[in-house]
Model confidence (mean pLDDT): 84 of 100.
Predicted 3D model of a 544-nucleotide part of an RNA (large-subunit ribosomal RNA, domain I) from a metagenome.
Context: one part of a larger RNA
RNA sequence: AGCACAGGGCGGAUGCCUUGGCACUAAGAGCCGAUGAAAGACGCGAUAAGCUGCGAAAAGCUGCGGUGAGGAGCAAAUAUCCCGUGACCCGCAGAUGUCUGAAUGGGGAAACCCGGCGGAGCAAACCUCCGUCACCGUAUACUGAAUCCAUAGGUAUGCGGAGGGAACCCGGUGAACUGAAACAUCUAAGUAGCCGGAGGAAGAGAAAGAAAAUAUAUCGAUUCUGUGAGUAGCGGCGAGCGAAAACGGAAGAGCCCAAACCAGUGUGCGUGCAUGCUGGGGUUCGGACUGCAGACGUUACGAACAAGGUUAGCAGAACGGUCCUGGAAAGACCGGCCAGAGAGGGUGAAAGCCCCGUAAGCGAAAACCGAGUGAGGACAGCAGUAUCCAGAGUACCACGAGACACGAGAAACCUUGUGGGAAGAAGCGGGGACCACCCCGUAAGGCUAAAUACUCCUUAGUGACCGAUAGCGCAUAGUACUGUGAAGGAAAGGUGAAAAGGACCCCGGGAGGGGAGUGAAAGAGAACCUGAAACCCUGUGUUU
Numbered sequence: 001a002g003c004a005c006a007g008g009g010c011g012g013a014u015g016c017c018u019u020g021g022c023a024c025u026a027a028g029a030g031c032c033g034a035u036g037a038a039a040g041a042c043g044c045g046a047u048a049a050g051c052u053g054c055g056a057a058a059a060g061c062u063g064c065g066g067u068g069a070g071g072a073g074c075a076a077a078u079a080u081c082c083c084g085u086g087a088c089c090c091g092c093a094g095a096u097g098u099c100u101g102a103a104u105g106g107g108g109a110a111a112c113c114c115g116g117c118g119g120a121g122c123a124a125a126c127c128u129c130c131g132u133c134a135c136c137g138u139a140u141a142c143u144g145a146a147u148c149c150a151u152a153g154g155u156a157u158g159c160g161g162a163g164g165g166a167a168c169c170c171g172g173u174g175a176a177c178u179g180a181a182a183c184a185u186c187u188a189a190g191u192a193g194c195c196g197g198a199g200g201a202a203g204a205g206a207a208a209g210a211a212a213a214u215a216u217a218u219c220g221a222u223u224c225u226g227u228g229a230g231u232a233g234c235g236g237c238g239a240g241c242g243a244a245a246a247c248g249g250a251a252g253a254g255c256c257c258a259a260a261c262c263a264g265u266g267u268g269c270g271u272g273c274a275u276g277c278u279g280g281g282g283u284u285c286g287g288a289c290u291g292c293a294g295a296c297g298u299u300a301c302g303a304a305c306a307a308g309g310u311u312a313g314c315a316g317a318a319c320g321g322u323c324c325u326g327g328a329a330a331g332a333c334c335g336g337c338c339a340g341a342g343a344g345g346g347u348g349a350a351a352g353c354c355c356c357g358u359a360a361g362c363g364a365a366a367a368c369c370g371a372g373u374g375a376g377g378a379c380a381g382c383a384g385u386a387u388c389c390a391g392a393g394u395a396c397c398a399c400g401a402g403a404c405a406c407g408a409g410a411a412a413c414c415u416u417g418u419g420g421g422a423a424g425a426a427g428c429g430g431g432g433a434c435c436a437c438c439c440c441g442u443a444a445g446g447c448u449a450a451a452u453a454c455u456c457c458u459u460a461g462u463g464a465c466c467g468a469u470a471g472c473g474c475a476u477a478g479u480a481c482u483g484u485g486a487a488g489g490a491a492a493g494g495u496g497a498a499a500a501g502g503a504c505c506c507c508g509g510g511a512g513g514g515g516a517g518u519g520a521a522a523g524a525g526a527a528c529c530u531g532a533a534a535c536c537c538u539g540u541g542u543u544u
Base pairs, nucleotide, nucleotide: 001543002542003541004540005539006538007537008536009535015529016494017493020466021465022463023462024461025460026459027458028457029455030454031164032163039100040099041098042055043054044053046078050074051073061094062093063092064091065090066089070082071081072080105114106113107112115133116132117131118130119129120128121127135161136160137159138158139157140156141155142154143153168199169197170196171195172194173193179186183236209219210218223250224249225248226247227246233241234240254447255446256445257391261280262279263278264277265276266275267274268273269272286389287388288387289384290383291382292381297379298378299377301376304373305372308369309368310367311366313362314361319335320334321333322332324331336353337352338342344356345355346354396420397419398418399417400416401415402414406432427442428441429440430439431438481488482487501528504515505514506513507512
């Protein structure tokens, strides 16, 4: 030194466990913010580094309700206190709430510095404290230049805005890798990214619709979904892209202006024209207008009421024994009981009847939600058709683009950058170039619930989901650490039923160990359950 056996060390696999995750279901909630948010800084405790809570009224103050014996958070120690005159704890409502931050008196290298005005303390001018002072938009009032009237501007007051937020939504802007087995049209993709905006949903939406095919149509807002259908089509007809009608289902809801006309009241100047505002009227079954009638009803607005619900809780059946095992009984044995409760968790092993609960019930001073009812408000007829009205730099055309499943194509429809530019309901648009006929509709104003999308968050629950190299990055941590910075980003769980966490003695400087003691176990001693392998050591045997 190798090998074998035995005993140890180191190490932390494996098994078991779960405080934490993951996915989903059903409900709820779907915003917060100048009444100062989100996020923070610094403080607040008898002692206090961290977390939690709170804010100079600082682990808290007040009221109301619940609960009922202990309490002063995690946190175990000491001290000192509080508490049946009801503490602590839970719920609702309020008070206080330093400084930073949209940050807003001014400044600034965030959590700091320095002011004006009014008030208070003070003998006081210093100092301290309280209040207030940003900007923009809008409405009203006042004021008011060049410049006569006027206007610009200014001032005051009221209201609003500003910033944050996981995804979902709308709009603007907008790649490349990639695919085409290269690559340029094309694709990826209107995706990612960036910007703006809104809501609990958003957007869309009450037809200048869809369509049919030679005439007689038919349907009747939007949205989502199954089929239609990988069809019709588009396409270096490559790669690929890819409908719609219609049918089945979910849901269901329709309305308001502008104008004509009437009434009232202004303004401008060129004094008979133009035009504004307010009220009525009216909205495509067209209307005004004229005549007649004078109501049935509808409602998405709405005060109030309100079943019920949410935010604390209450109560809740039924078991004992053993000289069985054991450290311990919930196990075993013996004998019972409850069950609208044998879901689950805990208790020294495995408990329907020990504890918490569970089933079926009950409960609110206060706040919130709220089906529904609903005062009121709003809407709400018939006939006639002469005249008047019915959204203009619009429709449409040309050129250039975009978007439509549709790449310029025979390319309609939709949007619009440039130029041109109508008609007036006997009008105008559409039915995939275009024309005729015939049908469908009434553009150039606006609103509209539900069915649909999503989940930062709350409650209840579920899992042929994970079980500490897994499951979120985190059994907690965006911490430690890295980086100038944007940013990147860990590792790390388990004594025991209970600390009963080893008094005391011995060796040692200590670390550590040997006794003693605790415990069922200490070969469970905190480097703590189990304790694999690699690796290391000791002893014995054997080989060289």